Predicted 3D model of a 73-nucleotide RNA (transfer RNA) from a Candidatus Pacearchaeota archaeon.
Rfam family: tRNA. Rfam links the family to the GO term triplet codon-amino acid adaptor activity.
The RNAcentral record of the sequence draws on ENA.
Model confidence (mean pLDDT): 81 of 100.

[in-house]
RNA sequence: GCCCCUAUAGUCUAGUGGUCAAGGACGUCGCCCUCUCGCGGCGGAAACCCGAGUUCAAAUCUCGGUGGGGGCA
Numbered sequence: 001g002c003c004c005c006u007a008u009a010g011u012c013u014a015g016u017g018g019u020c021a022a023g024g025a026c027g028u029c030g031c032c033c034u035c036u037c038g039c040g041g042c043g044g045a046a047a048c049c050c051g052a053g054u055u056c057a058a059a060u061c062u063c064g065g066u067g068g069g070g071g072c073a
Base pairs, nucleotide, nucleotide: 001072002071003070004069005068006067007066010026011025012024013023018056028044029043030042031041032040049065050064051063052062053061
């Protein structure tokens, strides 16, 4: 330099055009429980890498950028 893959809460992940307002696990916060902690129960907050395009409608499709991974030279 060229090509391929990839990016969703603090972490791991589901979602591949519309189902609601993006779901789940761990973590975190509050309450209950307990003498206390832990376990357990209930509830809350927290995410679509950035820009442009296509579409009535984009986390999802296209293009570019950035970060990460891999291959070739």
About this RNA:
Taxonomically the source falls in Candidatus Pacearchaeota (Archaea, Nanobdellati).